Small-subunit ribosomal RNA, central domain from a metagenome, 349 nucleotides, folded computationally.
[in-house]
Context: one part of a larger RNA
RNA sequence: UUGGGCGUAAAGAGUUCGUAGGUGGUAUUUUAAGUCAAAUUUUAAAACCCGAGGCUCAACCUUGGGAUGGAUUUGAUACUGAAAUACUAGAGAUCGGGAGAGGAAAGCGGAACUCACAGUGUAGCGGUGAAAUGCGUAGAUAUUGUGAGGAACAUCAGUGGCGAAGGCGGCUUUCUGGACCGAAUCUGACACUAAGGAACAAAAGCGUGGGGAGCAAACAGGAUUAGAUACCCUGGUAGUCCACGCUGUAAACGAUGUACAUUAGGUGUUGAGGGUAUCAACCCCUUCAGUGCCGCAGCUAACGCGCUAAAUGUACCGCCUGGGGAGUACGGUCGCAAGACUAAAACUC
Numbered sequence: 001u002u003g004g005g006c007g008u009a010a011a012g013a014g015u016u017c018g019u020a021g022g023u024g025g026u027a028u029u030u031u032a033a034g035u036c037a038a039a040u041u042u043u044a045a046a047a048c049c050c051g052a053g054g055c056u057c058a059a060c061c062u063u064g065g066g067a068u069g070g071a072u073u074u075g076a077u078a079c080u081g082a083a084a085u086a087c088u089a090g091a092g093a094u095c096g097g098g099a100g101a102g103g104a105a106a107g108c109g110g111a112a113c114u115c116a117c118a119g120u121g122u123a124g125c126g127g128u129g130a131a132a133u134g135c136g137u138a139g140a141u142a143u144u145g146u147g148a149g150g151a152a153c154a155u156c157a158g159u160g161g162c163g164a165a166g167g168c169g170g171c172u173u174u175c176u177g178g179a180c181c182g183a184a185u186c187u188g189a190c191a192c193u194a195a196g197g198a199a200c201a202a203a204a205g206c207g208u209g210g211g212g213a214g215c216a217a218a219c220a221g222g223a224u225u226a227g228a229u230a231c232c233c234u235g236g237u238a239g240u241c242c243a244c245g246c247u248g249u250a251a252a253c254g255a256u257g258u259a260c261a262u263u264a265g266g267u268g269u270u271g272a273g274g275g276u277a278u279c280a281a282c283c284c285c286u287u288c289a290g291u292g293c294c295g296c297a298g299c300u301a302a303c304g305c306g307c308u309a310a311a312u313g314u315a316c317c318g319c320c321u322g323g324g325g326a327g328u329a330c331g332g333u334c335g336c337a338a339g340a341c342u343a344a345a346a347c348u349c
Base pairs, nucleotide, nucleotide: 004320005319006318007303008302012317014200015199016198017197021193022192023191025087026086027085028084029083030082031081033080034079035076036075037074038073039072040071041070042069048066049065050064051063052062053061054060090190091187092186093185094183095182096181097180102176103175104174105173106172107171108170109153113149114148115147116146117145118144119143120142124135125134161168162167205246206245207244208243209242210241214240215239219235220234221233222232257316258315259314260313261312262311265294266293267292268291269290270289271288272287273286274285275284298305299304322349323348324347331342332341333340334339
């Protein structure tokens, strides 16, 4: 390489959009490029394969035929391609609905917390396994009132909802994306996947300017300890928050790529519809779309998965190929930097 694989053994890119490419629904006609058949020709000899013969056999030798490959001509038209026409089951649009922490901006709210001022009040408070550092007679802690500030939104809350993923949770308004259900009005294959490419992307980090209540890397002190550069305690700066710009990584996980089709059931739950029933709401039956649990067949090394597949198939992409060296060096691209991406070898077991 062929092959075999990718939930946990090595292996699914963090996610989406999308270019080239690959693949592609139903019917009819044309064509005959792929495909199939036949004939001719070529493929030097030897070699190879098959048959026959000759050395006593064999190796070996002689002889006849063949194979694969190329070309030309003629023919076939099921499938693929190309061209044309038509269709509606894929896809999209339209109309009518309801659901939602989907996104962005602005405004508002209450609880808690800290601080400031004022009142009451007096000797402690705080903290721990126990203490101490710390705070407090310059009046703390506690309690009442007033004011200021920043951040987060208890209950509702739910293997509930929404989003491509990251993620999203007080209330109101404005702008805005997507999905779902129903109708069956329109377009007529417009589709799937996607190398490069583009956009988005938690936390930490970086730049400039704000903000800073609480928390809290670093740091300081007190303890603990043989030591304690920790765990515990008292403090505390970056940071956490906002605006704009960068970074581009995570156990970015369902450790499970996307799309389509097929294949027992049972039981919850969310959204929408239909039927039955009813005064009405439930209940019951049922169709879609999600989200959970259990489970047949099947699969799996086992664990387990099991219509939300890891079953059975199809299309396309990404990735793996013993451990260490190493996701490192060098080079290149990107970045302000930190670093990211791409990515070896010697050597060794």